[in-house]
Background: The RNA shown here (SAH (S-adenosyl-L-homocysteine) riboswitch aptamer) has 82 nucleotides and comes from Pseudosporangium ferrugineum. The model forms 91% of the base pairs in the Rfam consensus. Taxonomically the source falls in Pseudosporangium (Bacteria, Bacillati, Actinomycetes, Micromonosporales). It matches the Rfam family "SAH (S-adenosyl-L-homocysteine) riboswitch aptamer". Its family is annotated with regulation of gene expression and S-adenosylhomocysteine metabolic process in the Gene Ontology. Rfam 15.1 lists 1,354 matches to the family in 1,132 species.

RNA sequence: CAGGCCGAGGGGCGCUGCGACGGGGUGCAAACCCGCCACGCUCGGACUGGAACCACACACCGACCAAGGGCGCCUCCGAGAA
Numbered sequence: 001c002a003g004g005c006c007g008a009g010g011g012g013c014g015c016u017g018c019g020a021c022g023g024g025g026u027g028c029a030a031a032c033c034c035g036c037c038a039c040g041c042u043c044g045g046a047c048u049g050g051a052a053c054c055a056c057a058c059a060c061c062g063a064c065c066a067a068g069g070g071c072g073c074c075u076c077c078g079a080g081a082a
Base pairs, nucleotide, nucleotide: 001049002048003047005045006044007043008042009041010075011074012073013072014071015070018040021035022034023033024032039068
């Protein structure tokens, strides 16, 4: 760095819907149509694979700590104002 897995980002309802996915379409495709769909994002963990680094590295100790997620609504927690 990448991959899938697990966890976290308070909880929920409704609407629309791009990508991905499934189906149709087609000789095979594309366009197009139907279905599904608002954690697909970020952070953390171990695992797997690759790369780099070598005591000015690495490790250890302590402290503090996220940022986002179409539209509408409800609710939990904390703070403030009226």